[in-house]
Context: one part of a larger RNA
Molecule: small-subunit ribosomal RNA, 3' major domain
Organism: uncultured bacterium
RNA sequence: UGACGGGGGCCCGCACAAGCAGUGGAGUAUGUGGUUUAAUUCGAAGCAACGCGAAGAACCUUACCAGGGCUUGACAUAUAUCUGAAUAAUACAGAGAUGUAUUAGCUCUUCGGAGCAGAUAUACAGGUGGUGCAUGGUUGUCGUCAGCUCGUGUCGUGAGAUGUUGGGUUAAGUCCCGCAACGAGCGCAACCCCUGUUUCUAGUUGCCAGCGAGUAAUGUCGGGAACUCUAGAGAGACUGCCGGUGAUAAAUCGGAGGAAGGUGGGGACGACGUCAAAUCAUCAUGCCCUAUAUGUCCUGGGCUACACACGUACUACAAUGGCUAUAACAAAGGGAUGCGAGAUAGUGAUAUGGAGCAAAACCCAAAAAAAUAGUCUCAGUUCGGAUUGAAGGCUGAAAUUCGCCUUCAUGAAGCUGGAAUUGCUAGUAAUGGCAGGUCAGCAUACUGCCGUGAAUACGUUCCCGGGCCU
Numbered sequence: 001u002g003a004c005g006g007g008g009g010c011c012c013g014c015a016c017a018a019g020c021a022g023u024g025g026a027g028u029a030u031g032u033g034g035u036u037u038a039a040u041u042c043g044a045a046g047c048a049a050c051g052c053g054a055a056g057a058a059c060c061u062u063a064c065c066a067g068g069g070c071u072u073g074a075c076a077u078a079u080a081u082c083u084g085a086a087u088a089a090u091a092c093a094g095a096g097a098u099g100u101a102u103u104a105g106c107u108c109u110u111c112g113g114a115g116c117a118g119a120u121a122u123a124c125a126g127g128u129g130g131u132g133c134a135u136g137g138u139u140g141u142c143g144u145c146a147g148c149u150c151g152u153g154u155c156g157u158g159a160g161a162u163g164u165u166g167g168g169u170u171a172a173g174u175c176c177c178g179c180a181a182c183g184a185g186c187g188c189a190a191c192c193c194c195u196g197u198u199u200c201u202a203g204u205u206g207c208c209a210g211c212g213a214g215u216a217a218u219g220u221c222g223g224g225a226a227c228u229c230u231a232g233a234g235a236g237a238c239u240g241c242c243g244g245u246g247a248u249a250a251a252u253c254g255g256a257g258g259a260a261g262g263u264g265g266g267g268a269c270g271a272c273g274u275c276a277a278a279u280c281a282u283c284a285u286g287c288c289c290u291a292u293a294u295g296u297c298c299u300g301g302g303c304u305a306c307a308c309a310c311g312u313a314c315u316a317c318a319a320u321g322g323c324u325a326u327a328a329c330a331a332a333g334g335g336a337u338g339c340g341a342g343a344u345a346g347u348g349a350u351a352u353g354g355a356g357c358a359a360a361a362c363c364c365a366a367a368a369a370a371a372u373a374g375u376c377u378c379a380g381u382u383c384g385g386a387u388u389g390a391a392g393g394c395u396g397a398a399a400u401u402c403g404c405c406u407u408c409a410u411g412a413a414g415c416u417g418g419a420a421u422u423g424c425u426a427g428u429a430a431u432g433g434c435a436g437g438u439c440a441g442c443a444u445a446c447u448g449c450c451g452u453g454a455a456u457a458c459g460u461u462c463c464c465g466g467g468c469c470u
Base pairs, nucleotide, nucleotide: 007470008469009468010467011466012465013464015460016459019424020423021422022421023420026315027314028313029312030311031310032309033308034306035305042053043052064301065300066299067298068297069296070295073124077123078122079121080120081119082118083117084116087104088103089102090101091100092099093098106115107114108113126290127289129288130287131286135284136283137279138278139277140275142273147186148185149184150183151182152181153162154161155160166177167176168175192267193266194265195264197235198234199233200232201231202230203229207224208223211222212221213220238261241255242254243253244252245251317417321376322375323374324373325372326371333364334363335362338357339356343352344351345350383414388409389408390407391406392405393404394403430452431451432450433449434448435447436446
């Protein structure tokens, strides 16, 4: 000077408390440990690993295993010699990679050759092999916490101190006052994006108040530019105004006006540093190792195993509910090897067919909870849907290991969950559906979107984490 203390003071945070909904019990999905295995590829490990890398393992992916092949090689550059266009098709053998055979098959040229391919030889290629404790880059975390420093000056023999402490205040080292300090930088805040109000401009593919036409009905048509909306430019919020408190300050409390009030709400943005934190398997890279194999091609298998243990989710245990019927109301997205309407067939998944649409136009598309009516009457049930059987559908060379969906039948555990433990302060929690990426196919995951929409906060003694002074 720091760090630490079951030392002290001050302060903050869903940290506790007050509440709501969960997890921990059941079934399933998924990840991990363990075990097993020829292989169950590798990494991630308290918070900050465990629906994580993986925005999607049937083949491929794929790195693992077994077997079958190749050795200048699947891929790159260069030289020398020799040969031939490249390439395509067919037949046979084979699990395929591949091998054998046959046929077809060049351009430019200064006539030397060049292009492209093969063979031989040599330099070399290759490695998801090791080391993240040799590294770059990227990322997590403390933490969106309010801190971390520098120049000059001053003090101290010096390490260092001061500034940055103190009195107030703030979300904030935010601002004010004071002060041997005076200034400055990185952070804070603001500048950026979305959202909430409004004005202007514009008016198609969106809109329809008034006028006219038309229909069984519909902005359908003429038309309109008001409204909604779209998307560009502005305005608007600044403690600006009033009152109280305060030190005549900073600020704070209340009020007015206002769509919005004291950072309006959300996002992006992460200081100096910490953890030899993570990643050599995104990529790059030093060194080491490998070189007829730790490279590379192929077929099949495995990553999907299963006594068990843990994490994260989904579905439930029901009446605030289940089922049946019926003309309610979204936002945000995607679409050409694509989205696919009406129609027809089928109980259905789906099939046939193909209108329209590179989309404010057409399609995906039905929003669902809700509402209204009926039924069930507290039961392991008309709750719950696991499991299993049968019959089908879709994608794809291929669905056995190992995909998804439909119909019929089957109808398990489960009656609200021990110790313990998690999230959340408002359009939030909880709950309902929709879309997208990945993707041939496959979503209870992830990323977004809208609908319905609460309870509680006395307070800071205690638990956890953090900041300042001592």